[in-house]
This is a predicted structure of a 103-nucleotide RNA (SAM riboswitch aptamer (S box leader)) from a Chloroflexota bacterium. Its Rfam family is "SAM riboswitch aptamer (S box leader)". Its family is annotated with regulation of gene expression in the Gene Ontology. The organism belongs to Chloroflexota, within Bacteria. The model forms 97% of the base pairs in the Rfam consensus. The coordinates come from a structure-prediction model, not an experiment, and the mean pLDDT is 82.
């Protein structure tokens, strides 16, 4: 990158630097942001995709020494299509992300 599967309503914060934009792109709303946001870095958490380990027995449950990930807002909402009792509704696509394989 490209592609196959599975998730994406729970969870989990302090400090140091850094100094204006950030919430993945666009269009539109809505937050956030100098009472320092975003990213970096250290420690601390969450979770259980891979893995180990046990344990049930058939794809389930547990623990956490290892590999990822993640710790504002639903993947912050919407855009496309499908539905209702038409609203601040439901449900799906698209894209996105992160985990495993495969190229």
């Nucleotide at each position: 990158c490209u592609u196959u599967c599975a998730u994406c309503a729970c969870g989990a914060u302090c400090c140091g630097c850094u100094g204006a934009g950030g919430g993945a792109a666009c269009c539109g709303g809505c937050c956030c942001g100098a009472u320092g946001a975003c990213g970096c870095g250290g420690a601390g958490g969450c979770g259980a995709c891979c893995a180990g380990c046990g344990g049930a027995g058939u794809c389930c449950c547990g623990c956490u020494c290892g590999g990822u990930g993640c710790c504002a807002c639903u993947u912050c909402c919407g855009g496309c299509c499908c539905u209702c009792g038409c609203g601040c509704g439901g449900g799906g696509a698209a894209a996105g992300a992160u985990g495993a394989g495969a190229g």